Notes: A computed fold for a 1429-nucleotide RNA from a metagenome, annotated as small-subunit ribosomal RNA. It matches the Rfam family "Bacterial small subunit ribosomal RNA". Rfam links the family to the GO terms ribosome and structural constituent of ribosome. Its mean pLDDT, the model's own confidence on a scale to 100, is 81. RNAcentral holds the sequence, with entries from SILVA.

RNA sequence: UUGAUCCUGCCGGAUGUCACUGCUAUCCGAAUCCGGCUAAAGCAUGCUAGUCUUUCCGCAAGGAAGGCGCACAGCUCAGUAACACGUAGUUAAUCUGCCCUUAAGUCUGAAAUAACCCUGGGAAACUGGGAAUAAUGUCAGAUAGGUGAGAGGUACUGGAAGGUCCCCUCACCCAAAGCUUCGGUGCUUAAGGAUGAGACUGCGGCUGAUUAGGUUGUUGGGAAGGUAACGUCUUCUCAAGCCGAUAAUCAGUACGGGCCUUGAGAGAGGGUGCCCGGAGAUGGGUUCUGAGACAGGAACCCAGGUCCUACGGGGCGCAGCAGCUGCGAAACUUUCACAAUGCGCGCAAGCGUGAUGAAGGGAUUUGGAGUGCUUCCUCAUUUCAUGGGGGAGCUUUUGUUAAGUGUAAACAGCUUGACGAAUAAGCGGUGGGCAAGACAGGUGCCAGCCGCCGCGGUAAUACCUGCGCCGCAAGUGGUGACCAUUUUUAUUUGGCUUAGAGCGUUCGUAGCCUGUUUGGAAAGUUCUUAAUGAAAUUUCACAGCUAACUGUGGAGCUUGUUGGGAAUACUUCCAGACUUGGGACCGGGAGAGGUCAAGGGUACUAUCGGGGUAGGGGUUAAAUCCUAUAAUCCCGAUAAGACCGCCUGUGGCGAAGGCGCUUGACUAGAACGGAUCCGACGGUGAGGGACGAAAGCUAGGGGAGCAAAGGGGAUUAGAUACCCCUGUAGUCCUAGCUGUAAACGAUACCCACUAGACUUUGGCAAUCUCACGGGGGUUGUCAGGGUCGUAGGGAAACCAUUAAGUGGGUCGCCUGGGAAGUACGGUCGCAAGGCUUAAACUUAAGGGAAUUGGCGGGGGAGCACACAAGGGGUGGAGGCUGCGGUUUAAUUGGAUUCAACGCCAGGAACCUUACCAGCAGCGACAGCAGGAUGAAGGUCAGGCUGAUGGUCUUACCAGACACGCUGAGCGGUGGUGCAUGGCCGUCGUCAGUUCGUGCCGUGAGGUGUCGAGUUAAGUCUCGUAACGAACGAGACCCGCGCUCUAUGUUGCCAUGGCAUCAAUUCGUUGGUGCCGGCACUCAUAGGGGACCGCUGGUGAUGAACCAGAGGAAGGAGCGGUCGACGGCAGGUCAGUAUGCUCCUAAUCUGCUGGGUAACACGCGGCCUACAAUGGCUGGAACAAUGGGAUGCGACACCGAAAGGUGAAGCGAAUCCCGAAAUCCAGUCUCAGUACGGAUCGAGGGCUGUAACCCGCUCUCGUGAAGCCGAAAUCCCUAGUAAUCGCUGUUCAUCAUACAGCGGUGAAUAUGUUCCUGCUCCUUGCACACACUGCCCGUCAAGCCAACCGAGUGAUUCUUUGACGAGCUACUGGUUUAUUGCCAGCAUCAAGUCACGGUUUCGCAAGGUGGGCUAAGUCGUAACAAGGUA
Repeated sequence: UUGAUCCUGCCGGAUGUCACUGCUAUCCGAAUCCGGCUAAAGCAUGCUAGUCUUUCCGCAAGGAAGGCGCACAGCUCAGUAACACGUAGUUAAUCUGCCCUUAAGUCUGAAAUAACCCUGGGAAACUGGGAAUAAUGUCAGAUAGGUGAGAGGUACUGGAAGGUCCCCUCACCCAAAGCUUCGGUGCUUAAGGAUGAGACUGCGGCUGAUUAGGUUGUUGGGAAGGUAACGUCUUCUCAAGCCGAUAAUCAGUACGGGCCUUGAGAGAGGGUGCCCGGAGAUGGGUUCUGAGACAGGAACCCAGGUCCUACGGGGCGCAGCAGCUGCGAAACUUUCACAAUGCGCGCAAGCGUGAUGAAGGGAUUUGGAGUGCUUCCUCAUUUCAUGGGGGAGCUUUUGUUAAGUGUAAACAGCUUGACGAAUAAGCGGUGGGCAAGACAGGUGCCAGCCGCCGCGGUAAUACCUGCGCCGCAAGUGGUGACCAUUUUUAUUUGGCUUAGAGCGUUCGUAGCCUGUUUGGAAAGUUCUUAAUGAAAUUUCACAGCUAACUGUGGAGCUUGUUGGGAAUACUUCCAGACUUGGGACCGGGAGAGGUCAAGGGUACUAUCGGGGUAGGGGUUAAAUCCUAUAAUCCCGAUAAGACCGCCUGUGGCGAAGGCGCUUGACUAGAACGGAUCCGACGGUGAGGGACGAAAGCUAGGGGAGCAAAGGGGAUUAGAUACCCCUGUAGUCCUAGCUGUAAACGAUACCCACUAGACUUUGGCAAUCUCACGGGGGUUGUCAGGGUCGUAGGGAAACCAUUAAGUGGGUCGCCUGGGAAGUACGGUCGCAAGGCUUAAACUUAAGGGAAUUGGCGGGGGAGCACACAAGGGGUGGAGGCUGCGGUUUAAUUGGAUUCAACGCCAGGAACCUUACCAGCAGCGACAGCAGGAUGAAGGUCAGGCUGAUGGUCUUACCAGACACGCUGAGCGGUGGUGCAUGGCCGUCGUCAGUUCGUGCCGUGAGGUGUCGAGUUAAGUCUCGUAACGAACGAGACCCGCGCUCUAUGUUGCCAUGGCAUCAAUUCGUUGGUGCCGGCACUCAUAGGGGACCGCUGGUGAUGAACCAGAGGAAGGAGCGGUCGACGGCAGGUCAGUAUGCUCCUAAUCUGCUGGGUAACACGCGGCCUACAAUGGCUGGAACAAUGGGAUGCGACACCGAAAGGUGAAGCGAAUCCCGAAAUCCAGUCUCAGUACGGAUCGAGGGCUGUAACCCGCUCUCGUGAAGCCGAAAUCCCUAGUAAUCGCUGUUCAUCAUACAGCGGUGAAUAUGUUCCUGCUCCUUGCACACACUGCCCGUCAAGCCAACCGAGUGAUUCUUUGACGAGCUACUGGUUUAUUGCCAGCAUCAAGUCACGGUUUCGCAAGGUGGGCUAAGUCGUAACAAGGUA
């Protein structure tokens, strides 16, 4: 990281330190700060080592000779993995100038030479010749003395004599220097000391095995040489050793330490400055002098670089101080002085000293101080408080200034005055982490920010700016690096079932670990003592003016090393004993343990023989295929190869892989039992050996079945697959190779301990029983195989005596994901490949377990006109209407699966109206131009205009305002329904959604809400760590259905009376009205009634269900209203409201006309039909809602009708608004018709200012398509569908629309397999924007880093060979002897060249895979049974 959770794991942030850097900056002190990181690159110029006088020259300056010094000091870190360093030692293997102590001495002589003088060469550097001279320069002799050899001796030191000492003999070598002020100071020899140095040794501290073998002077001995000294340091010779898994050799990197940074510590990282040690002086080599160097401010040579040159030849070495160039992110003055501290020389005075001391520069670090304090007036906000302005006072670190002091000289500082708040605050941040804005403006996935998460797509607390605020403060941020964070390398202190991690298994070498007991030793261990572990650094105390800093003292540190002594529990070692670990032996049993051999069995296939006839086979369905040369099928026989059913098991054996017909031979292991034997013989196991499924490879066989590859048939958009028909390797055997698997218990082996229960296999024991069998049962025990489960463990799932618990021993392995188990290298293999095994680069995740959802071409249960069973439609025709598209000046806009499309719109001729064309109009308020020289406005006439009230011109009236400008407004059906309120649709009238307390879980969460039944229902009952409750469901409410009571007009009229009309069979009947009545209908209001209440059955004596009775109604009686928590960024800014934004004289407002009514076409919803269950004509009958005053309009008249004229009644249970299907009679007779009515023509009527675009209607005429509708699809379960009409709404007019109303009135439901949708439980999940999800690979494009690469260039180290400057030694010659010179020879040898090997780094055509990159292509491999697990 997740929707949320726990865990693993990494990434980022915060602290400290170091370097650079942006912005900014008042002062003082201290410091071991300042070209370390890169170029141990190169350097102009100046300085950095002199001094003394015994001597000579010279007036001097100075020069020469000589002595000492120049080997110190200063600088740097290239090399070096080493006795380089640290620490502790050894030197019995050594030297030591100057210094100290002691002793002795300092005698006699001699020959030269430099400067100088003369004279040459040369550009210069420098150099030659001649003549002279001195010394503490040089030489000879003497005396001491030294070295070596031999013989001998007795004392000393010591851990140990090969040491020292004494004596004798021989050989060789062989000292001295003077000066003096007479005090001394030098010089020589010997011994000792001190100091410094050399050499050797133990131990300690880097990385790599993708470096495993290295070495020939190499390892040791003898002899010789060399050195101050040991030593293969060198030479000759003999031997063949020496080092290495405790990491040799090789490669890479690196001066080492004290110390520094960080950390609680253990550690990790570093190596700058100071101190100690080492090494180096352009690269490399050699050497002289000297006490000391292989020296660089010395010599010689080579190389490369550079400079001078007269071209002949010469010079130089800043990793000394300054300074310059270059390199770079990166680092100062070509200063002063020897006053201090040191050093060199000198007797000393003194001289010298870029060591050093000072100053200058630097935001290098660190310590300290400041940038003010008090008070009054005034202004602003309501006060408080804060802020702005002004005034007065105080203080003076700092600032300016004066004098003294200070210093080598200055500066600074210090002391005392004067002036004066004057001269002094920034940087970073403000979404979270993380202190500080839900402030404003700008921007609009742009510009940008961002360590990480992330922000920005028009309301940005995240960008930019302003204001406010926060943090630190003369600083503050950024970049890079290190430690810590990080118990993410785990000794302290981690892990390995599933997250990364147990080798496939076993044997066993080294190593590590190891039972009980006795004695000894004392290596580890513990204690004690002594020495050492430099100073500085750290820390504590005190002192110096506070601090920094410095000094003094103590402690600590250097984790250590060495010596002496003591102890003996444990480990170790030596010696002895024991039996429990282990091994051996004996006994009877178990077993698919292994190898080999023999034997057998069924099936398949083939062949042969017989029978038999037309198909067989195969699949979801087919086809390829076989079959008429006879298949498939049945019977019999033969052949061949493979395999071994049932028994078979949750069983057994084996180290694992693995092992299954029977018998035999050989062979291995385990368990049990034993009064047997040995006596720790054991465990693990790096390297190593062996075994090791399947596939594969080699050789030879074999080949029935099956079957990669291949062929064919299907499927499919494709199908290199899944399915089918075939079919070769292979599968089998023998001999080899390979050495891997999800080789899994994803769990290494061994030992010990820690509750149990049940089961099973083998052995043994006890006991019971028996049919006496090798029987059966029970109990116990040992060794195995399983299931459950406590404690405990675990992130959880789970494990739990067969541990994943608690301990011990040993080995293996892990350290974010990807790149990658890849590349390169090595090694094994015939090959395929195996083993070992990285990095660049990229990335904030990847992963585990569990939770809630969602989803599944998973499972279970249930529901719904979901399907089925039926009825009627749509889709085809014509028309109406809506939408899309197209067209147009405009065809206004919205709604788009269900859940847009007779929807908004419940009714567009104007209006509506939002659109188009044309014409016109409008700015409250404030300010500014203008205005009594007359504004706004009005009227006549003329022009423009389709027209006007518009505009222009002119004339007149009138009397105060003022859109010309800037702000600001009115208005907007302009934008945003993804900023919103409200309302609505839909999931869905589906049965769900939650809460409190308790309980479970580390937690997200769970439980309750689950299970068994039941229901329309989370409806109810029972069970239950749950008990209760809420919103839904239900109930309540309304209508209809039965009934009772009350009321009785405008309703009703059964009975009664009266009047009137008509008919009459003269009895009477019917209509109407009135009186009368409230019985009935009806209306209104209030009650009753239905509750599984009763009976039977089922069920658990439950809930409930089924059946029945009664009843108007029966199991919710029927219908409605009512829509849980929420989802859909669903719809609506155009109903209203509303944030933000835009327009403002036009996106505002008015008017006229047009458009929304267009028309090739596509779609939706309806109407009318296609006819006889019908059409037409005539006659007859029956409703209910509801509406009515600008209205409904009876009735009468006119008209063929629409309609007109007149007009009663009615604001309505009173008046008005004609029901149709239906029924009766007649006609039509199956035709595009007497069906159907579109379209068109003519003539009327109504509404309205107006009927052309564009209304409705009447009459006559015309008479289109259409004969029941493909794929597909919709509605409906009863007074329902279907069918028939009526009323209302809107409304001047306009209904095929919508909302209602009644009339007539069916069919079917066995059921839940399937389609669609929904609910619950369960399961899987890599989904959570939730399957319209996620996600893989090729290809195409761009970028990046790698790998391979024909080659090509450079480079490290090196074998061999050649050339070889030069040094040293030797020989010879020459020279006056040394010296020198020449020649030869030998060794060494830098360097150069060449052929090879090796290391590293560039460049490279081309090739390969990999990574990254909002919207490319092809498929759909994985996640659900992912559609073939």